[in-house]
Order: sequence, then C1' cells, then structure tokens
RNA sequence: CAGGUUGGUUGGGCAGUUGCGGUUCUGCGUUGUCAGGAUCGAGGAAAGUCCGCACUCCAUAGAGCACGGCGUCGGAUAACAUCCGGGGCGGGGAAACCCGCCGGAUAGGGCCACAGAAACAAACAGCCACCCCUUUUGGGGUGGUGAUGGUGAAAAGGUGGUGUAAGAGACCACCGGCGCUUGCAGUAAUGCAGGCGGCCAGGUAACCCCCGCCGGGAGCAAGGCCAAGCAGGGGUGAAAUCGUCCAUGGACGAUGGGAGACUGCUCGUCUCCGCACAGCCCCGGGUAGGCUGCACCGAGCAGCGCGGUGACGUGCUGCCCAGAUAGAUGACUUGCCCAGGCAGAGCGAUCUGCCGGACAGAAUGCGGCUUAUAGACCGGCCUGAGGU
RNA sequence: AGGCCAGUGGCUCAAUUGGCAGAGCACUCGUCUCCAACACGAGCGGUUGUGGGUUCGAUUCCUACCUGGCCUG
Repeated sequence: CAGGUUGGUUGGGCAGUUGCGGUUCUGCGUUGUCAGGAUCGAGGAAAGUCCGCACUCCAUAGAGCACGGCGUCGGAUAACAUCCGGGGCGGGGAAACCCGCCGGAUAGGGCCACAGAAACAAACAGCCACCCCUUUUGGGGUGGUGAUGGUGAAAAGGUGGUGUAAGAGACCACCGGCGCUUGCAGUAAUGCAGGCGGCCAGGUAACCCCCGCCGGGAGCAAGGCCAAGCAGGGGUGAAAUCGUCCAUGGACGAUGGGAGACUGCUCGUCUCCGCACAGCCCCGGGUAGGCUGCACCGAGCAGCGCGGUGACGUGCUGCCCAGAUAGAUGACUUGCCCAGGCAGAGCGAUCUGCCGGACAGAAUGCGGCUUAUAGACCGGCCUGAGGU
Repeated sequence: AGGCCAGUGGCUCAAUUGGCAGAGCACUCGUCUCCAACACGAGCGGUUGUGGGUUCGAUUCCUACCUGGCCUG
C1' cells in the first nucleotide's frame, strides 16, 4: 500500500426568512384561543412491541395443583430469554475470524414414510450341522449363525488373531466410545494422565414426558380528584337455628347457608347479604370533559479518576435536559462552510464546475433484544506485495 | 395496551400423529363444428410470504422478520 476481518465513535455545522409547542417574565380603556421578550424543544434506533423491570390497583401478594417459560460453567445486573469471560460439540474460511447448538434417550410412553427379512431385538438370500426324499445335481424340514450380500438417513463398535461344524466380544491384543474410580490443574464447566468393568441394544425431548429453577393477576384507557349526565329500569339466588340485651320489634354474638374478590381448580383469607330497599353478579342506561399520575433528583446525563481481562461497580466535580393530547419540534429551487463522490485543467501542490448528507420520528418511564440505516472517522488483528 | 388468526399455481381453496404438494375455475393445444360456444381428451403453470434452525426428511415443528385481518376495554 492492497484485500479481508473485527470493535468503537458519528449520523452534518453556522446564519437568514417565515411558522409551531412548553415554561417563565412584562404589558393592558381591550384580561384574551391576546401582544412582546427570554429560554427550551426527538433518536441511535424514538420503530417492532419480542423479553425484563419500575410504578399503580386488586389482600400485606398466601399454600398446593394445573399452565407457561428457561436449561453448559462462573460472573454482571433492580431484573431478564440480556450482557461479559470461559468450556464442550458441529460447521465455514488459507488465516484473522465468523455461525449454530448445550439437563435427561439407563424412569416410562409415542414415532422412525418408501425401501428392506428386520427400525429394536429381526433369519430374505447366503454359510454350517443334523434328518427326510432323490440317481450324483437337487428339493424339503428342524436348529445354529449378524462374519458375507442387498435396502436405507440410520442395521448391533473397528483392525488383526484365537476359536468353531459355520460363526460371533464368545475370548485375546491394540484403537474408539460408555460407566465407575484415582491423581494433578482449574472457583466451576472441563482438561491431562492412570486404573477397573467386555458395559458396546440406534435416533428423536424445537413429540409427550422426567429432573432443576423461575413466574399471583391486570395494566397509565393502571390509579386518584373534580365537573356533567342517566332510570336503581330489568333479571338471578338461599334456610335458618341458638344465646344475650333492651322491651315485642330491633341490636349484637355463635353455628350453618347464599353471593362475590384474590382473574383456571382446591384450600385459606376477606367483604356483603340473610327474605329482598340497598349491596354483590348479569343485562340495560349515561358520559366521551378538565386536573392529576406526567415531564420528574432519576436503576438520570456529561467530564475526570480508581478497581476489574470484561460486562460493570465506585469516588469527585458540573448540569437539570421535549412533554403534545389528534398530537408541537416544520418549511425554503436561500447563502456560506464541513465530510464525500464525479468530471475537467495542471508535471505537481492545487484550482474550477456539478452532484450531494441515509434510516426514520417521542406519547408513563427505564434496561435489553430484533429490524431499518447514505456515508464518514478512529483503532486491533490476518493474508499478500514492496522499501529500509 | 392486551389477545388471536391467515399467507400454497393467474383466482378460489385442499393437504395431521412430519413422508412423492393436489383439486375446481382460468390459460394453451387437439377432437367436434361452415365458424364459434358447449362438451370430451391432453398439457402448461409452485422459491408453500421471506430468512435462519431442528430432523434422514418441513406446507406442517422452533425462531426472527414482512403483509393482511379480527376481538377486548
């Protein structure tokens, strides 16, 4: 220098004209949907709404079952399915590096099309032994055999030997795997080295399931206050008994019952009712306004330092930073500058002209993930080439 | 805000314990007819919305995204 790979930052700036929203100050014969001034006014994803929280109400958020989610190890965090650092397996690449997966198949069930004899315990062909028929060939029967053939994605560890009627981990040596175990390294996953056991009977849990861990429900249209408005208009349901007190009808307590809430079920807790006014539940009717929550002292932002490999934590200093409610943050053939690209001129430094800045846009807030994104800048690493 | 469903030839729809992607209409050709229509026969036509994964094998299972639709307050 070229190509590749990876991490981070940034995502135009200044000015002019004309508009919009919030806050605040001032002004007033006009107290307003007013005028003027000051100040603030989108993002790295504000997006998808896929996870996790805060916050609020339901009970202070309870127990068991069901249901759902997650699943290598250690750490980070308010929490997570996120992040960081490791481990193992598989794949791509020459390399740097990238991508995917991760409890259990020896608890049990299901499934494995077609082909094939057989898809989990199976004899089709073949081989072998014995018996029968037969003129030798050959045919039939019984049994053994997973070494050979063919099928398939997958067929009972592999190679060599011993052995046998033929064979086979049946046995032996080596190799591979699995289980148990010892030592060393490591917090651990795991790795390395060794010993023992022939244990070698597949795959699938992104099928059911088992094991471990986690999860109460609803959501800012949560929730609180005010105003306005409507019809307590209709329906549903039961069982009372005993005691005490006042005095003839009520009140309270206990037992039992009914309805409801804890959002599937059971328990448990709580509320109301107890013979029908109210209340609970189901319909029906009314409202579609305002304030608040909510514009923030916050898991807050910026800078510097410290600890940590890192995610992150922490100390000091400074700052207060959108808040609409059909939804402001806009528009301009505007100017100059800043990146960048193309063309031309020039030996060159450079000059001139043209083009040109993406994706997108708050709606209670926050941490992640995913997706979209023209480009620009900085760094690490790998490969190749050249120079010293 | 919460919940749910669908996407398959040009159109309308099928395809279940995961196992050869099909039917009707349309289109093209042929037969019939003087010509056409009808009818009959044959044919063409598919990235199963897109990407990735699990599996021997995916329309089907898992996951991310795109498009369209529905329900609740």

Predicted 3D model of RNase P RNA and transfer RNA as a complex of 461 nucleotides. Rfam match: Bacterial RNase P class A. Rfam classes the family as a ribozyme.